[in-house]
The RNA shown here (c-di-GMP-I riboswitch aptamer) has 89 nucleotides and comes from Neomoorella thermoacetica. The RNAcentral record of the sequence draws on Ribocentre. It matches the Rfam family "c-di-GMP-I riboswitch aptamer". Rfam links the family to the GO term cyclic-di-GMP binding.
């Protein structure tokens, strides 16, 4: 380099939930907390999957109100692309 394994070391990260905060909401961020995870480390490429503000379309005297739509989100939903730590071959 490569492929393999978390058995050991030395560690990491940190769900649900609460506080504050951004946000239109899905959701993030920061702190407490720890269900997990050998990439649960990064990247929205492909694909699922949330949301629906904008915008359209119904409906209504008019409102309410309801329907399709990511350009938002989610890498701890799959796939792939980079990268990294012991140990083994």
């Nucleotide at each position: 380099u490569g492929c393999u394994c978390a058995a050991a070391a030395g560690g990491g990260u940190a769900a649900a939930c609460c506080c504050a905060u951004c946000g239109a909401a899905a959701g993030g961020u920061g702190g407490g907390g720890a269900c997990a995870c050998a990439a649960a480390g990064c990247c929205a490429u492909g694909g699922g999957u949330c949301u629906a503000a904008g915008g359209u379309c119904c409906u209504u005297a008019a409102a309410a109100g309801g329907g399709c739509u990511a350009u938002g989100a989610u890498c701890g939903c799959c796939a792939g692309g980079c990268u990294g730590c012991c140990g083994g071959c």